[in-house]
RNA sequence: AGUGAACGCUGGCGGCGUGCCUAACACAUGCAAGUCGAGCGGAGUUAUUUAUGAAGUUUAUAUAUAACUAAGCGGCAAACGGGUGAGUAACACGUAGAAAACCUACUUCAAAAUGGGGAAUACCUUUGAGAAAUUAAAGUUAAUACCGCAUAAUACCACAGUGUAGUCAUCACAUUAUGGUUAAAGCUUUUUGCGUUUUGAAAUGGUUCUGCGGCCUAUCAGCUUGUUGGUAAGGUAAUGGCUUACCAAGGCUAUGACGGGUAUCUGGCCUGAAAGGGUGAACAGACACACUGGAACUGAGACACGGUCCAGACUUCUACGGAAGGCAGCAGUGGGGAAUUUUGGACAAUGGGGGAAACCCUGAUCCAGCGACGCCGCGUGGAGGACGAAGGCUUUCGAGUUGUAAACUCCUUUUAGAGAGGAAGACAAAUGACGGUACUCUCAGAAAAAGCCACGGCUAACUACGUGCCAGCAGCCGCGGUAAUACGUAGGUGGCAAGCGUUACUCGGAAUUACUAGGCGUAAAGUGUAUGUAGGCUGUUAAAUAAGUCUUUAGUGAAAGAUUUUGGCUUAACCAGAAAUAGUCUAGGGAUACUGUUUAACUUAGAGUGUGAGAGAGGGAGAUGGAAUUCCUGGUGUAGCGGUGGAAUGUGUAGAUAUCAGGAGGAACGCCAAUGGCGAAAGCAAUCUUCUGGUCCAUUACUGACGCUGAAGUACGAAAGCUAGGGGAGCAAACAGGAUUAGAUACCCUGGUAGUCCUAGCUGUAAACGAUGUUCACUAGAUGUAGGUGGUAUCGACCCCUUCUAUAUCGUAGCUAACGCAUUAAGUGAACCGCCUGGGGAGUACGACCGCAAGGUUGAAACUCAAAGGAAUUGACGGGGGCCCGCACAAGCGGUGGAGUAUGUGGUUUAAUUCGAUGCAACGCGAAGAACCUUACCUGGGCUUGACAUGUAGGUGAAGCGGCGGAAACGUCGUGGCCGAAAGGAGCCUACACAGGUGGUGCAUGGCUGUCGUCAGCUCGUGUCGUGAGAUGUUGGGUUAAGUCCCGCAACGAGCGCAACCCCUGUCGUAUGUUGCCAGCAUUUAGUUGGGGACUCGUACGAGACUGCCGGCGUCAAGCCGGAGGAAGGUGGGGAUGACGUCAAGUCAUCAUGCCCCUUAUGUCCAGGGCUGCACACGUGCUACAAUGGCCGGUACAACGGGCUGCGAACCCGCGAGGGUAAGCGAAUCCCUAAAAGCCGGCCCCAGUUCGGAUUGGAGGCUGCAAUUCGCCUCCAUGAAGUAGGAGUUGCUAGUAAUCGCGGAUCAGCAUGCCGCGGUGAAUACGUUCCCGGGCCUUGUACACACCGCCCGUCACACCAUCCGAGUCGUCUGCACCCGAAGUCGCUGGCCUAACCCGCAAGGGAGGGAGGCGCCGAAGGUGUGGAAGGUAAGGAGGGUG
Repeated sequence: AGUGAACGCUGGCGGCGUGCCUAACACAUGCAAGUCGAGCGGAGUUAUUUAUGAAGUUUAUAUAUAACUAAGCGGCAAACGGGUGAGUAACACGUAGAAAACCUACUUCAAAAUGGGGAAUACCUUUGAGAAAUUAAAGUUAAUACCGCAUAAUACCACAGUGUAGUCAUCACAUUAUGGUUAAAGCUUUUUGCGUUUUGAAAUGGUUCUGCGGCCUAUCAGCUUGUUGGUAAGGUAAUGGCUUACCAAGGCUAUGACGGGUAUCUGGCCUGAAAGGGUGAACAGACACACUGGAACUGAGACACGGUCCAGACUUCUACGGAAGGCAGCAGUGGGGAAUUUUGGACAAUGGGGGAAACCCUGAUCCAGCGACGCCGCGUGGAGGACGAAGGCUUUCGAGUUGUAAACUCCUUUUAGAGAGGAAGACAAAUGACGGUACUCUCAGAAAAAGCCACGGCUAACUACGUGCCAGCAGCCGCGGUAAUACGUAGGUGGCAAGCGUUACUCGGAAUUACUAGGCGUAAAGUGUAUGUAGGCUGUUAAAUAAGUCUUUAGUGAAAGAUUUUGGCUUAACCAGAAAUAGUCUAGGGAUACUGUUUAACUUAGAGUGUGAGAGAGGGAGAUGGAAUUCCUGGUGUAGCGGUGGAAUGUGUAGAUAUCAGGAGGAACGCCAAUGGCGAAAGCAAUCUUCUGGUCCAUUACUGACGCUGAAGUACGAAAGCUAGGGGAGCAAACAGGAUUAGAUACCCUGGUAGUCCUAGCUGUAAACGAUGUUCACUAGAUGUAGGUGGUAUCGACCCCUUCUAUAUCGUAGCUAACGCAUUAAGUGAACCGCCUGGGGAGUACGACCGCAAGGUUGAAACUCAAAGGAAUUGACGGGGGCCCGCACAAGCGGUGGAGUAUGUGGUUUAAUUCGAUGCAACGCGAAGAACCUUACCUGGGCUUGACAUGUAGGUGAAGCGGCGGAAACGUCGUGGCCGAAAGGAGCCUACACAGGUGGUGCAUGGCUGUCGUCAGCUCGUGUCGUGAGAUGUUGGGUUAAGUCCCGCAACGAGCGCAACCCCUGUCGUAUGUUGCCAGCAUUUAGUUGGGGACUCGUACGAGACUGCCGGCGUCAAGCCGGAGGAAGGUGGGGAUGACGUCAAGUCAUCAUGCCCCUUAUGUCCAGGGCUGCACACGUGCUACAAUGGCCGGUACAACGGGCUGCGAACCCGCGAGGGUAAGCGAAUCCCUAAAAGCCGGCCCCAGUUCGGAUUGGAGGCUGCAAUUCGCCUCCAUGAAGUAGGAGUUGCUAGUAAUCGCGGAUCAGCAUGCCGCGGUGAAUACGUUCCCGGGCCUUGUACACACCGCCCGUCACACCAUCCGAGUCGUCUGCACCCGAAGUCGCUGGCCUAACCCGCAAGGGAGGGAGGCGCCGAAGGUGUGGAAGGUAAGGAGGGUG
């Protein structure tokens, strides 16, 4: 894009078309083929005329005429028209031809004729049979029915001639003579009538034959006996094995016979740019069929849709004896199905049949009806109308949108409706079903007339709510797990519109079967290799021919359709006219370049032969050799040997291993050796002999295209394997043992059988690989190696140059998806062969062929998936590689893990033990401090505009204080106002808006934080390279703590990071000198005071360090090493500072915040309890286990800090915690404040202790409303575990670890925690192999959620399709036989028999008939094969989950 469509929702009108695609299933009912009286006889009805009775009417009878009707005889038609597509793969169809091998009713033209007789019969009458259908007998009658006779040819037959010269076998055409044979029908309106017979011609229609064309299957490869041909006969309209007899043995086939499957064919139709592909409804041509099968009759024509006979199935009637039927005609019914119409009107038109005609018939046809089934046209109103109603929807609450849309005003009336008129279609005349239709006029009134689908991308169109991986959507990708533009609904929007979507099917896109127009190194795809048949292709020159090819002419290619154009219906669809187009067609003429065919030639060119020389693991056979392993014999010799990562099994005192000598046997051939050589490939390696194939080079004598490729075929063909016979040293599947291991049917070790070797056969496959078929030609080079030739040079061998062959590496153009290939092509061309067409199923099943077997070759489908695959890129990863770093290891020091205890967590318990944090990066974490409070939890008691905020409205002896009740909150009683001049305000109460939530979601978020990591990285612009992803820069060589710097480089620059800038600290200077300091001068118990600024210190500002200097190393670099100077030396030491990003890392309980949820409660107030519960497990600390210690006494030296609800001196009391009183100090001034380890002296003497201090008892102190759950401290007493801590694990590199004390935050009180401060003050680092983490480069990858990845197979379960399967069921079909209806044909004694003949007659003859027999013969039956299918216990593998 399309459709004979169907389904869903919806539906106003008209025109033109179209409508059982399925059950060629079965059919009720009606109709669809009749007509002619001018072929015939008779009958009936009606009308008229005449006659008959005395007349008349009716009636009756008779006669005549006319009209009509049913049946019959006869003629023509019924073979057309109409339907359907079952069968058919065929001369069925299409196209072009042939018939000299044929027929043709009716029609037309022409010629001739139409004379004279005869015998029957239907109808009818009578008598029968039968239920019916139907039928028998007798009698009677006519014809254009039937039969002779006459006449007759240019008809036909026989025989014999002549001519023409046609497309020339037999023949044809014309014609002559002779002999023979053959015809007829009449009717009539009396006419220019209609018929009949014979002949010729024409037209029309048919029949037969032929070339070519159009389906699938080779898992169908051989088929055929009337088969192929001939002779003769029969038969037919006619040719012909069409049929029969005889003769011959042929015919078809890889250019696909035979078989199987499917199918009417065509013009056309749909699609497509075309080439093609699909299709064969409607319309038109052909064919075939008519319930199924068979058969003939009649006829011009049939083997006959609405005829006959037979058989079969089915249906109907029946009196059971018998009969009848055939909608694939038009309607219609049932059934089937997703699905397809009215039991309509008319012969008015067009056409058909009959008839002289009138006319009759016509479900052909023309019309109408039904169906949006399709195409086309029209309408459902038009104009105005708001900063824009209401409603809806959304909202940032401002508004936006629906939206000029509506309302409203004005206008119009197509179509539908009503009324009136009213065709053409009709020809000289008559005739109109359609139809009172089309059309025209008038009338009223916007009146009666819009839906469907979509809105994530492809693809035009977006929001809200609901839902919450549910419900659902989905063409592909995919959407949905609480903020869904994807589901459902709504609003809005987009598209199309009387339709819109969906489904199904076809073509297109799809160059995705590639003729036009694809590929095969790695994506699917080159046969393992060669040889070679058919086939395909084939060098140079010339001639002939004209098959292919080209050109021209003629014929045909039906019409319709399609294209262009013109016209007619108002337009269009539709219809009509005209033009042009269409074939692998046929015939004639012409051309001859190329191809073909035939002929003749050619040779520096292809191919081959000869001659000369050469290299080689080329092949076959035979012989020979040395080294080594093993075994055997003997000697020497003694305890192990062997083996491994380490061992063990094994072997050895019965003498091994080792070593020496001798022997046996088998297999393989070291060095040479190579990137080397040979071979078609597989493959080939000691030496010699022999037989033999190929190849290269040189020379150019010969042949003269002898060539290339190659389905089928044939040969060769590694290893393993098989058969038979040998052989067997070493090695070694299977197997055994030992190890390893969680296991170890493995890797390792010790043994060891087939096999490996030989002979003769088989197998026929490999990653048989260059994953690259063979041959030929052409297209830059460079460098090797091997075999030759020529040249140059040399004394000679090399070297060097040239050329041919072989074999390698690199590389230009070109090609390629890229990788790569690149004169040995994967480049550019030519020839031929093989092969491919998504992955899996599957190289499987079935079948066939081969094989001894193993198995091989050929080789599907169902089903299933949306991918599988290639090359390259960036990452990540690796028990890959290289380089480098880090308390990462190592070297050290101290811990932890064991004990007791503190604290946190898990678990458990509980009414509650609130919540969060969970590897590193949770666990002395949030919490810098839970008795109440905190508090979020639990129990109980209260409140509901609320404990808290704002606003509006109204009210007010309100708040506070006191009393009472209560656990308190709170309730209740009493008392009781403030500010303002006033209005009023504050406060309080009531009502409404709202408050409130530590309720949920850290996976909706902001902010903040942790971590990799203070690791050195992460990027950008421009340029360049690449089809692209991307790369380059950023890699490389050095160097650094550093992507730090230098050099190089298709890169050049830049940004965030690094470093530096900032703070503290270390040295000095300057300034300043209180509350700080005191050297000198005074003074004092005391820097206390005077004084001083030197020093310390404080504050502020400066200086100083930069690899600056020297030497060496290094690329004349960056830099490194060493040195000098310096307080400090190579970032001096610390801190702050954290790139791009990762972990959906942490936090909704700091705060903020979207959405959801609660609202007399999930809010809020109060009391009490809990967060502190305790079998247990873990983390982090503290104190110890002691003598480097504990205790007692004396004595010395800090720094950082803090202090008014505070720090609190001194003094007094208390053993002490502390208490009392109280000075000073908002602090360089006073206080906290005693520093401790240390030092001096003394005791203890290695013990569960004078260690250790848990636990417990008692007595106190402090804070606080309160110390029981549940604080801290003191004193007295008690005196537990613990004697240095398993596996493991952790911190630290210098003022560090370790050790010692001090201060602070939080805080009423509570510190072993945290954050700071100073005192004392070490050990060790060889080094980077290893563990962990990280950085850079490189490599592999089937990973990308990125190795915590991916992923294989078994087993278990469910489902699906398939294969095998003892069988079984029906279908189709071959062959053989039996039976044999109807019927044609043939024969036929007897029987029957009007016409003609003989005969006076009887009778006979000719001919015919019935019956019988025979050939053929449908259906049926029997037997035996084949094919596909259904089903099946069980079995097998496969797919999906």
This is a predicted structure of a 1441-nucleotide RNA (small-subunit ribosomal RNA) from an uncultured Elusimicrobia bacterium. The sequence is in RNAcentral, with records from ENA and SILVA. Its Rfam family is "Bacterial small subunit ribosomal RNA". The prediction has a mean pLDDT of 83.